[in-house]
RNA sequence: UACUUAUCAAGAAAGACGGAGGGGCAGGCCCUAUGAAGUCUUGACAACCCUUGCCGAACCACUGGCAAGAAGGUGCCAAUACCUGUUUAGAUAAGAA
Numbered sequence: 001u002a003c004u005u006a007u008c009a010a011g012a013a014a015g016a017c018g019g020a021g022g023g024g025c026a027g028g029c030c031c032u033a034u035g036a037a038g039u040c041u042u043g044a045c046a047a048c049c050c051u052u053g054c055c056g057a058a059c060c061a062c063u064g065g066c067a068a069g070a071a072g073g074u075g076c077c078a079a080u081a082c083c084u085g086u087u088u089a090g091a092u093a094a095g096a097a
Stems, first nucleotide, its partner, number of pairs: 001097001003095006013042005021031003024086005043077001045075001047074003050069006081088001
């Protein structure tokens, strides 16, 4: 980088540096000098992987469901992916090339 599958109405911010933008695009509506983007630190959240427990005739394995967790791998912490529109353009996870 393109592909496959799943999810995208739940959840969760403080500090330091920085110094004007940000929310994909169009229109709208918002956030922002009471400090945008970005970087770092710490913390949180719990979607996927993961861990633990329970259930399904069930000892083990596999698979599915439910609950809890947060050690580890990603992710994420304004507003329903902000709203409507868009040959879903996008995001995230897991997989495979």

Notes:
The RNA shown here (SAM riboswitch aptamer (S box leader)) has 97 nucleotides and comes from a Bacteroidota bacterium. The coordinates come from a structure-prediction model, not an experiment, and the mean pLDDT is 79. Taxonomically the source falls in Bacteroidota (Bacteria, Pseudomonadati). It matches the Rfam family "SAM riboswitch aptamer (S box leader)". Rfam links the family to the GO term regulation of gene expression. It was read from a public genome assembly, where an Rfam model found it.